[in-house]
């Protein structure tokens, strides 16, 4: 320098173009004399910019970062 893949709550990951989700973690409450544990509830997310579309996490382009391969 070139090819390919990826970027989603705090973490690891889902998501046919149609209200962004599960687990763990966090906060509050309940159960216990207390801890562990269990139950209920809540908060918290699509890397940045543009385009297509009635509608974009999803499709396209550019950029940034990471991984991998070639030179």
């Nucleotide at each position: 320098g070139g090819g390919c893949u990826c970027a989603u709550g705090g973490u690891a990951u889902a998501a046919c173009g149609g209200u962004a989700a599960c687990a763990c973690a966090u906060a509050u409450c309940c159960a216990u004399g207390g801890c562990a544990u269990g139950g209920a509830u809540a908060a918290g997310u699509u890397c940045g910019g543009g385009g297509u579309u009635c509608g974009a996490u999803u499709c396209c382009c550019c950029g940034u970062g990471a991984g991998u391969c070639c030179a």